[in-house]
Context: one part of a larger RNA
RNA sequence: UGCUGGUCGCCUGAGGGGAGGGUACCCCUAGUACGAGAGGAACGGGGUAUCGCGGCCUCUGGUCUACCGGUUGUCCGACAGGGCAGUGCCGGGCAGCCACGCCGUCGGGGAUAAGGGCUGAAAGCAUCUAAGCCCGAAGCCCCUCCCGAAAAUAGGCGGCCGAUCCAGCCCAUUGCGGACCCGGCGACGGGCCCGCCGGGCUGGACGAGGGCUCCCAAAGAAGAUGGGGUUGAUGGAGCAGGGGUGUAAGCGCCGAGGCUUCGGCCGAGGCGUUCAGCCCGCUGCCCCCAAUCGCCCGAGGUG
Numbered sequence: 001u002g003c004u005g006g007u008c009g010c011c012u013g014a015g016g017g018g019a020g021g022g023u024a025c026c027c028c029u030a031g032u033a034c035g036a037g038a039g040g041a042a043c044g045g046g047g048u049a050u051c052g053c054g055g056c057c058u059c060u061g062g063u064c065u066a067c068c069g070g071u072u073g074u075c076c077g078a079c080a081g082g083g084c085a086g087u088g089c090c091g092g093g094c095a096g097c098c099a100c101g102c103c104g105u106c107g108g109g110g111a112u113a114a115g116g117g118c119u120g121a122a123a124g125c126a127u128c129u130a131a132g133c134c135c136g137a138a139g140c141c142c143c144u145c146c147c148g149a150a151a152a153u154a155g156g157c158g159g160c161c162g163a164u165c166c167a168g169c170c171c172a173u174u175g176c177g178g179a180c181c182c183g184g185c186g187a188c189g190g191g192c193c194c195g196c197c198g199g200g201c202u203g204g205a206c207g208a209g210g211g212c213u214c215c216c217a218a219a220g221a222a223g224a225u226g227g228g229g230u231u232g233a234u235g236g237a238g239c240a241g242g243g244g245u246g247u248a249a250g251c252g253c254c255g256a257g258g259c260u261u262c263g264g265c266c267g268a269g270g271c272g273u274u275c276a277g278c279c280c281g282c283u284g285c286c287c288c289c290a291a292u293c294g295c296c297c298g299a300g301g302u303g
Stems, first nucleotide, its partner, number of pairs: 005161007015147003021051008034039001052105005060099004067092005072085005094281001107143004115135004164205008175196004180191004206300001209297004214228004234290003238285004242280004250273005257266003
């Protein structure tokens, strides 16, 4: 852009894609069929393992340059707290991501191939074939999984909105309705006045819905997707729960020993305060902070 008004949601499924797959061993069938014996199956069913494929993170494990702790050298004068050294090195580690972990990988139907057959002529017989019919593969098609109204034969169902209004300019000026006057017996003819109806362009109003701006993540290269936007728990902060590390600093007590002017001082480290301190991409609570205020698009057509 199209799909013959617009918009939102739910479907159908033409068509397309795909690995509900491979292999090995064991058990039952069965010491059966078969075979003199020796030996020794199958159809079918069950289990295990492995390879491949798909999904997931409860467990196990890996990573975890968010995080916590230990420690070396050096620098910030010392303490405390830090910088740098491949995250300095080392010990752990939630979420997330992952495999070495977990789960799934079952079956059925239809039409066939090679092939096996039935009936059966041409050709009194025979013949699976000429007419006709029955079977028969991990292969083909379908059930099953995914995409899929741009499937131009452009689908279906449902909800909502709309069949407009106003102003200006331009163009057409026809038709419809009504009162009155003149003429006519009348059908009708003439005149005058009023009202209404059209098309195009521009601008505005209304308007289902959508978008932008804004706060975000289960989404993410950008778009997109999903959620929220004060009628609010969407993100941040705070608090609580849960989790990681492993017991902070300061202070008190102890402390091998060393020094001393004999008053005391220094001292690695240990214990207590302390299941501490620090931290969290998780969960919840709470309007403290930020989602304020706003803007734009948008059918109005046919009969």
Predicted 3D model of a 303-nucleotide part of an RNA (large-subunit ribosomal RNA, domain VI) from an uncultured archaeon. The sequence was found in a public genome assembly.